Annotation: Predicted 3D model of a 71-nucleotide RNA (transfer RNA) from a Candidatus Omnitrophota bacterium. Its mean pLDDT, the model's own confidence on a scale to 100, is 80. The sequence was found in a public genome assembly. Lineage of the source: Bacteria > Pseudomonadati > Candidatus Omnitrophota. Rfam family: tRNA. About the family: Transfer RNA (tRNA) molecules are approximately 80 nucleotides in length.
[in-house]
Order: sequence, then structure tokens, then C1' cells
RNA sequence: GCGGGAUUAACAUAGUGGUAAUGUGUCAGCUUCCCAAGCUGAAUAGACGGGUUCGAUUCCCGUAUCCCGCU
Repeated sequence: GCGGGAUUAACAUAGUGGUAAUGUGUCAGCUUCCCAAGCUGAAUAGACGGGUUCGAUUCCCGUAUCCCGCU
């Protein structure tokens, strides 16, 4: 230099044009003499910038970071 892949909540992962899901964690409440465990609820999200579309996490382009291969 070329090609391919990945980037989603504090962490680990799903989803795939139509309200973004699950587990762990955090906080609050219930329960308990206290702790742990359990139950309920809440907050925190699609790397960045454009484009297409009625609507984009999803499709297209560029950029950034990481990984793999070729040279």
C1' cells in the first nucleotide's frame, strides 16, 4: 500500500428498515433482628461525519480505532 472483519448502556453480548433486547453490575423499595439470598421498579446505549428514505442501529460513502490476511 491492497483486501476482509469488528465498533450497541459501566461490562459481556443479541437484533436487523418501523417504540433497541437479555445477563451481570449500579441505585431505590419490599422481605430479614442484621447480612446474604430472593422479589419489584428505575437510570445509564448503536465509534464519528455525511447521504438515501415517510422512517436508519440496519442500506451507501468517508473518517477514526482494533483484529486478520496479502504485498